[in-house]
Background: Predicted 3D model of a 730-nucleotide part of an RNA (large-subunit ribosomal RNA, domain II) from Hadarchaeaceae archaeon (SeqCode). The organism belongs to Hadarchaeaceae (SeqCode), within Archaea. It matches the Rfam family "Bacterial large subunit ribosomal RNA". Rfam links the family to the GO terms ribosome and structural constituent of ribosome.
Context: one part of a larger RNA
RNA sequence: ACCAGGGAGUUCAUCGUCGUGGCGAGGUUAAGGAGUUCAACUCCGGAACCAAAGCGAAAGCGAAAGGUCCGCAGCCCGAAAGGGCGAGGGACUGGGUGUGAAUAGCGCCCGGAGUCACGGCGUUGAGACCCGAAACCGGGCGAUCUAGUCCGAGGUAGGCUGAAGCCGAGCUUUGCUCGGUGGAGGGCCGAACCGGUCUUGAUGUGCAAUUCGGUCGGAUGACCUUGGGCUAGUGGCGAAAGACCAAUCAAGCCCGGUGACAGCUGGUUCCUCCCGAAGCUGGCCGCAGUCAGGCCCAGCGCGAGGCAGCCGAUGGUGUAGAGCACCGAUUGAUGAGAUAUGGGGGGAAACCCUCGGCUCGUCUGUCGAACUCCAAAGCUGUCGGUGUCGAAGACCGCUGGAGACGGGAUGCGGGGGGUAAGCUCCCGCUCCGAGAGGGGAAAAACCCAAACCGGGGUUAAGGCCCCUAAAUGCCGGCUAAGUGUCAACCUAAAAGGGUGUCCUCGUCCUCAGACAGCGGGAAGGUAGGCUCAGAAGCAGCCAUCCUUUAAACAACGCGUAAUAGCGGACCCGUCGAGGGUGGGGGCCCCGAAGAUUUUCGGGGCUAAGCCGGCUGCCGAUACCUCGGGGCAGCCGAAGUCGAGUAGGCUGAUCCGGUAGGGAGGCGUCCGGCGUGGGCGGAAGCUCGGGCGUGAGCUCGGGUGGACCGCGUCGGGAUGAGGAUCCUGGU
Repeated sequence: ACCAGGGAGUUCAUCGUCGUGGCGAGGUUAAGGAGUUCAACUCCGGAACCAAAGCGAAAGCGAAAGGUCCGCAGCCCGAAAGGGCGAGGGACUGGGUGUGAAUAGCGCCCGGAGUCACGGCGUUGAGACCCGAAACCGGGCGAUCUAGUCCGAGGUAGGCUGAAGCCGAGCUUUGCUCGGUGGAGGGCCGAACCGGUCUUGAUGUGCAAUUCGGUCGGAUGACCUUGGGCUAGUGGCGAAAGACCAAUCAAGCCCGGUGACAGCUGGUUCCUCCCGAAGCUGGCCGCAGUCAGGCCCAGCGCGAGGCAGCCGAUGGUGUAGAGCACCGAUUGAUGAGAUAUGGGGGGAAACCCUCGGCUCGUCUGUCGAACUCCAAAGCUGUCGGUGUCGAAGACCGCUGGAGACGGGAUGCGGGGGGUAAGCUCCCGCUCCGAGAGGGGAAAAACCCAAACCGGGGUUAAGGCCCCUAAAUGCCGGCUAAGUGUCAACCUAAAAGGGUGUCCUCGUCCUCAGACAGCGGGAAGGUAGGCUCAGAAGCAGCCAUCCUUUAAACAACGCGUAAUAGCGGACCCGUCGAGGGUGGGGGCCCCGAAGAUUUUCGGGGCUAAGCCGGCUGCCGAUACCUCGGGGCAGCCGAAGUCGAGUAGGCUGAUCCGGUAGGGAGGCGUCCGGCGUGGGCGGAAGCUCGGGCGUGAGCUCGGGUGGACCGCGUCGGGAUGAGGAUCCUGGU
């Protein structure tokens, strides 16, 4: 991993509610007992409980057998409109009681329906759907491992070093030195023995739950070993590592309390049909939870209006924008004013002048979530219209059952925080969640579009060269960058540049000849004056005139020491038709850097790219159509009262669905009653045929060899793929 078997909302009590049945102002017995074929069951048993009256803390007091009105269903009248009666229902009135001075007001209550049994659902208590801790407490068992310690015993090759003391010798004699002797030491080297440094070697389902090889530390000591004792679990022991206390230690092991508790994780077994959520508001030692409200489901009551959208009317508002009239911030100019005022200047001083500051005014330039003289769009109250839902019962109300209270979006729009974020916190709508299908290469929330089942057709988004269904379609323009071949996101591109190219608008020059090219001219006063060593158009300063001219600057640049020289402006000639400049728009280019060849989904494409227009076609579970089913509403039989069943009609406006609610079924085991099958072959197994939306059912063959169905009622330890599920097998 697979297969087989096992495997999870149970039982009792309690309360609530719904259904069915009995009896009914009443209903029921409990324990226990009697009968019995000691089975089913029948009978006795009225203790007790619930109801029949409420209100009040209590003392206590103590209620409509219907007085008025409205009115649903239904019945009646009517051709209709409409009207009459009107159970149940509603509104008053009246009453009981508490409060109170009250005959006031207010609270609760009053015109009789309950109770018992069974069943469904839920609450609570119990292990309470199942499995799952780490832990806590009690009583025991452990120091044969290991830690420390006590008593007894044993072990420690060999070699080296050579302390004190002692003896002797020498000498410079309070002594020192040398030689010898001696044999100390948590001394040195190194076996046994004890250890366990490195190799991060071998091994690593091992020889071994720590071993093997090599290497290495101690080896007369705080040494090693052995036998027998002692210390015990909030305790021991510890040269201290939270180490060790029997392969277990930040509190041993065993058994018990024990099915500890778990707001946490996982799992929770057949089918079909109907509806279908929430991730919000408030509270809680509350933030992984829970309670209440809101949102979902089912049942019941009532009986006629309800309301998203749109239009109009009439109120509300203070946001966007705008503005500066207030508050606050903030330019410059100017005028006036008051001196308790600061700087500068003048003056011997008085004082004067000037620049500031302050206040007020005028003009001018700007701002504000917590400014507003203004002020939308929107949003919202009410009314009317329209639309739509509603007697197939809406809206509203009551009862029971939930789930959920972690949301998300790169969507559209509006905000707070943040440099920003697939960021965070809010609001509105939509979507995902719980939504399949088609498109976007792939893809929760982007585009199209809401899937009952089957067949046929038409379209949507998006596409039509090939992969790949449909145009190598048509017309006009643009791009030369493989730009591009992207609706958006995924998957970025900017400021700033371009005599790339196309379109467009303005303006200037131009056959009296423009622009560009080529040829020529570009002079004289004069080297203007000054300055200067020089200054001649061209270092610098000032001025920038006149003449001859077709034109020619007291010179725009290069150049020289200064001249010279070369261009330019300007003019002529040649040539012969457009040229210059400014603005706007389209496509394109540069700006443009990443780590394993490249990338529009790919191939590839000069259109099969981009812009505009046109006609076809393809393309979904959408739409249309045919058939069928479910569900809902209405009608509704037969005759051994079976039933709102069989059946019929209608549905444009019903049939996606997680949590969850509701309804109806299938199968399995056992029992009562009824009725069948089986050795002329039951169950089971196996291979085939058929039926049912499905759970499933049924028929035939084979195998097998003795039991097994069907109908109905009742009862469940009743359905497996999951739980690192349990046991067994492979």